[in-house]
Molecule: RNase P RNA; transfer RNA
Organism: Sphingomonas sp. ABOLF
RNA sequence: UCAGAGGGUCGGGCGGCCGCGGCCUCGUUCGCAAGAACGGGGGCGAGGAAAGUCCGGGCUCCACGGAAACGACGGUGCCGGGUAACGCCCGGCGGGGGCGACCCCAGGGAAAGUGCCACAGAGAGCAAACGGCGACGGCUUCGGCCACGUCACGGUGAAAGGGUGCGGUAAAAGCGCACCGCGGGCCUGGUAACAGGAACGGCAUGGCAAACCCCACCGGGAGCAAGACCGAAUAGGGACGGCACAUGGGCCUCGUUCCGGCCCGUCGUCCGGGUUGGUUGCUGGAGGCGGCGCGCAAGCGUCGUCCUAGAGGAAUGGUCGCCUAUCCCGCCUCGCGCGGGUGGACAGAACCCGGCUUACAGACCCUCUGACGCG
RNA sequence: CGGGGAAUAGCUCAGCCUGGUAGAGCACUGUGUUCGGGACGCAGGGGCCGGAGGUUCGAAUCCUCUUUCCCCGACCA
Numbered sequence: 001u002c003a004g005a006g007g008g009u010c011g012g013g014c015g016g017c018c019g020c021g022g023c024c025u026c027g028u029u030c031g032c033a034a035g036a037a038c039g040g041g042g043g044c045g046a047g048g049a050a051a052g053u054c055c056g057g058g059c060u061c062c063a064c065g066g067a068a069a070c071g072a073c074g075g076u077g078c079c080g081g082g083u084a085a086c087g088c089c090c091g092g093c094g095g096g097g098g099c100g101a102c103c104c105c106a107g108g109g110a111a112a113g114u115g116c117c118a119c120a121g122a123g124a125g126c127a128a129a130c131g132g133c134g135a136c137g138g139c140u141u142c143g144g145c146c147a148c149g150u151c152a153c154g155g156u157g158a159a160a161g162g163g164u165g166c167g168g169u170a171a172a173a174g175c176g177c178a179c180c181g182c183g184g185g186c187c188u189g190g191u192a193a194c195a196g197g198a199a200c201g202g203c204a205u206g207g208c209a210a211a212c213c214c215c216a217c218c219g220g221g222a223g224c225a226a227g228a229c230c231g232a233a234u235a236g237g238g239a240c241g242g243c244a245c246a247u248g249g250g251c252c253u254c255g256u257u258c259c260g261g262c263c264c265g266u267c268g269u270c271c272g273g274g275u276u277g278g279u280u281g282c283u284g285g286a287g288g289c290g291g292c293g294c295g296c297a298a299g300c301g302u303c304g305u306c307c308u309a310g311a312g313g314a315a316u317g318g319u320c321g322c323c324u325a326u327c328c329c330g331c332c333u334c335g336c337g338c339g340g341g342u343g344g345a346c347a348g349a350a351c352c353c354g355g356c357u358u359a360c361a362g363a364c365c366c367u368c369u370g371a372c373g374c375g
Numbered sequence: 376c377g378g379g380g381a382a383u384a385g386c387u388c389a390g391c392c393u394g395g396u397a398g399a400g401c402a403c404u405g406u407g408u409u410c411g412g413g414a415c416g417c418a419g420g421g422g423c424c425g426g427a428g429g430u431u432c433g434a435a436u437c438c439u440c441u442u443u444c445c446c447c448g449a450c451c452a
Stems, first nucleotide, its partner, number of pairs: 001371010012323007020045002023042008047346001051357002054355005059223004073219005078092005093107001094105004108214002113212002115208003130154002132150003137146003162180006181203001182201002186197004227280004237271007248264005273451003287306008324344001327341005376448007385401004395432001403419005425441005
């Protein structure tokens, strides 16, 4: 210099004028008061994703005597740690990719069982003989045919019952041997996943579990339009269902008594009716930054310091000047020079947090890798 | 703001759970029938399943992300 890898920060700045939404405060007027209207002043006012709503929690209500176990349904899935919790994060292991920095992996179990493996192909799951190869045997019209052996070779396929080599054989084949792979047990190291080692076994049932399933672990449901209080208005009505029907009351005959039936209670759903009001929940919290200590790290502890949207379908904007990233044009004494023009990505709080994912013009910083050149 | 669902031929839908050939009705084209048209008969064309990635030998179907559309949810009594 070129090409890359990992991580972090910001995401236009300053000022003038005019506005918008809350909060505090002052003045005037009205009001018994609470407060209202108008005018003035002060301070505050979107994000790294506020988004998707994919996970996990707080909070609230509903359901359930308490605890435990089992089953159904849903989810997660190497090992260890972090955390309020997680499907998140950190560290490690194994597999794959890259020359490398580094990146990717839904990464338990396929000898528990069931199912599937289309087409092609002879044969696709307790394998299979189409072509080919081959001694013995049988037949023969001497060309071959049948039976048998074989999967090394060909062909099919995503996949054909370990791979390479030597021996062996009629031809072959773990049939025998060496190396590699594989299997279960043993020894050593490690908390563990796992790694290494020597001997043994001739190899034994391939793939799919983001198919059912098995194993281990986790999970009650709904969501601030949750929920609580006040007020206004309406036909305080009807249908169905659950629970409770003890006493009492009403109706079923004008009165009384007995017997029987129905209704009057409460909860839920639906139909019909009314309102489109106020207060609360409401924002300071598993919070940010810095120092120190512990830890490889995620993070934890402690000390100091900082914090101010919280409204109702809902504000956070417009314009001007200067600067600036980017882009375009021109000039040229070619320097990262001058002049002119353009002009800011994705997006936008609605109960609150921790994550993940997705969108994003551009700018800056740190660490590292490869190649080339120079010292 | 919160919750739920759908996307397959020009239109309305099935197939998806249990993965291998994408199908039905209407519409369209040709032809027969008719004096002509409709209806009817026969024959035929047309879709790579909203988009991207993954699992698998193989994806409309299983999983993840994303786009668009639709539906429901206020309080009182």